[in-house]
RNA sequence: GCCGAGGUGGCGAAACUGGUAGACGCACUGGAUUCAGGUUCCAGCGCCGCAAGGCAUAGGGGUUCAAAUCCCCUCCUCGGCA
Numbered sequence: 001g002c003c004g005a006g007g008u009g010g011c012g013a014a015a016c017u018g019g020u021a022g023a024c025g026c027a028c029u030g031g032a033u034u035c036a037g038g039u040u041c042c043a044g045c046g047c048c049g050c051a052a053g054g055c056a057u058a059g060g061g062g063u064u065c066a067a068a069u070c071c072c073c074u075c076c077u078c079g080g081c082a
Base pairs, nucleotide, nucleotide: 001081002080003079004078005077006076007075010026011025012024019065028044029043030042031041032040046055047054048053058074059073060072061071062070
């Protein structure tokens, strides 16, 4: 340099054919239980905002009523070829 796969909360990992983004698990926070800790159980857990609501899937742009998903450019990771 060329080809292919991938990038989603703090971490892993879903999201079918474009139609509720963050399911599920771990971690974390508060509570119950315990002498205490662990286990177990209950609730919560992205950002802005008093709220209504808005924003957020590597970054930017495009198509669409609607994009993590389709198209273009860039960055990064992995694999193959030279």
Source information
Predicted 3D model of an 82-nucleotide RNA (transfer RNA) from a Candidatus Parcubacteria bacterium. Its Rfam family is "tRNA". Rfam classes the family as a transfer RNA. The coordinates come from a structure-prediction model, not an experiment, and the mean pLDDT is 81. The sequence was found in a public genome assembly.